Context: one part of a larger RNA
RNA sequence: CUGGGUUUAAAGGGUACGCAGGCGGCUAAAUAAGUCAGAGGUGAAAUCUUUCCGCUUAACGGAAAAAUUGCCUUUGAAACUGUAUAGCUUGAAUGAAGUUGAGGUUAGCGGAAUGUGACAUGUAGCGGUGAAAUGCAUAGAUAUGUCAUAGAACACCAAAUGCGAAGGCAGCUAGCUAGGCUUGAAUUGACGCUGAGGCACGAAAGCGUGGGGAGCGAACAGGAUUAGAUACCCUGGUAGUCCACGCCCUAAACGAUGCUAACUGGAUGUUUGGACUUAGGUUUGAGCAUCUGAGGGAAACCAUUAAGUUAGCCACCUGGGGAGUACGUUCGCAAGAAUGAAACUC
Numbered sequence: 001c002u003g004g005g006u007u008u009a010a011a012g013g014g015u016a017c018g019c020a021g022g023c024g025g026c027u028a029a030a031u032a033a034g035u036c037a038g039a040g041g042u043g044a045a046a047u048c049u050u051u052c053c054g055c056u057u058a059a060c061g062g063a064a065a066a067a068u069u070g071c072c073u074u075u076g077a078a079a080c081u082g083u084a085u086a087g088c089u090u091g092a093a094u095g096a097a098g099u100u101g102a103g104g105u106u107a108g109c110g111g112a113a114u115g116u117g118a119c120a121u122g123u124a125g126c127g128g129u130g131a132a133a134u135g136c137a138u139a140g141a142u143a144u145g146u147c148a149u150a151g152a153a154c155a156c157c158a159a160a161u162g163c164g165a166a167g168g169c170a171g172c173u174a175g176c177u178a179g180g181c182u183u184g185a186a187u188u189g190a191c192g193c194u195g196a197g198g199c200a201c202g203a204a205a206g207c208g209u210g211g212g213g214a215g216c217g218a219a220c221a222g223g224a225u226u227a228g229a230u231a232c233c234c235u236g237g238u239a240g241u242c243c244a245c246g247c248c249c250u251a252a253a254c255g256a257u258g259c260u261a262a263c264u265g266g267a268u269g270u271u272u273g274g275a276c277u278u279a280g281g282u283u284u285g286a287g288c289a290u291c292u293g294a295g296g297g298a299a300a301c302c303a304u305u306a307a308g309u310u311a312g313c314c315a316c317c318u319g320g321g322g323a324g325u326a327c328g329u330u331c332g333c334a335a336g337a338a339u340g341a342a343a344c345u346c
Stems, first nucleotide, its partner, number of pairs: 004317003007300002012314001014201002017198001021194003025088004030083002033081002035077008049065006091191001092188003096183005103177007110154001114150008125136002162169002206247006215241002220236004258313006265292012295302002319346003328339004
């Protein structure tokens, strides 16, 4: 390298879009590049293999055959692949009529709670804990009432719910906008699948500039606990958390399971469409979830949502440590990210 693999043993890229490339539906006739068959040429000799022969044998040597699985020329075949042609509608897409949802984005609005401020009532405690203390409070706190104000998050509904490519998305209303599904069969007529590079998106934390700052809260301070306590508990509290713009590009980014297509049993729940039905219900699609077969698997388990049986394309793995390190390169404001060894050792 091949073979073999990738849920959990090493191994699926975080996710999509997409250039090149690889692969590609049905029918007809054409061609003959691939493909297949015949013939010819060439494929040095030695070596290898087989047979015979020569040294007393063997090694060794001599002769012949075979092999040299290749390349070229030529004559044919036409199923498959390719090419060019003419068509088709099932794949794919468009249009129409419906329908669905926390899909995205922008703006406006709402109530509860919390903090703060003002006023009023009112008096000695409040708060916190396993127990306490730090802390707050006679300069009138806590509690109660009214008013005002600020920021953030949206109780109930709520669910094995729904939507989204993933990250993710939840108060209400409106604008803009993307998608899925169903019906039907109007339009195009293979326009498809995958996708190295590329490009876009990508939780949280972090970074830059400018705002904002209620609650929470790394760091930090104090009080406890303890042998100690740089912690767990308590009282405070800065960055941050929030907004706008620009970066960062990583996660147990997980279903630890790449995408697409085909085939192969049942049962149940649920979401959302269509058709039929007096009701009950029956039937036909698209999802989500659970259980159990055949089959698979080292087992756990998977099981029409496959880890079953197949096809196409991509990514990745090859003992543990050293190490996701060093060096170099690219990217980044930085933090760092990406790519990614070896010596040595077991």
A computed fold for a 346-nucleotide part of an RNA from an uncultured prokaryote, annotated as small-subunit ribosomal RNA, central domain. The full RNA is in RNAcentral, with records from ENA. The coordinates come from a structure-prediction model, not an experiment, and the mean pLDDT is 87.